[in-house]
């Protein structure tokens, strides 16, 4: 410099055009004489940024940002 890849919950990762889901941590309650496993119920994300498309984008395109790799 030119290609590809990734970007989503405190972590690790699913998710195909109709406003998002697991595990594992977090909170609460059962359970136990107590921890610990083990069961139940809950909080937590407008999905890297900014156009476009389209009734609707997290998904499709562009362009940038990070990060990873390949090549010179």
């Nucleotide at each position: 410099g030119c290609c590809c890849g990734u970007a989503u919950a405190g972590c690790u990762c699913a998710g195909a055009g109709g406003u998002a889901g697991a595990g594992c941590a977090c909170u609460c309650c059962c359970u136990u004489g107590g921890u610990a496993a083990g069961g139940g119920a809950g909080a937590g994300g407008c999905c890297g940024a900014a156009a476009g498309u389209u009734c609707g984008a997290u998904u499709c395109u562009u362009u940038c940002u990070a990060c990873g790799g390949g090549c010179a």
A computed fold for a 72-nucleotide RNA from Neomegalonema sp., annotated as transfer RNA. It was read from a public genome assembly.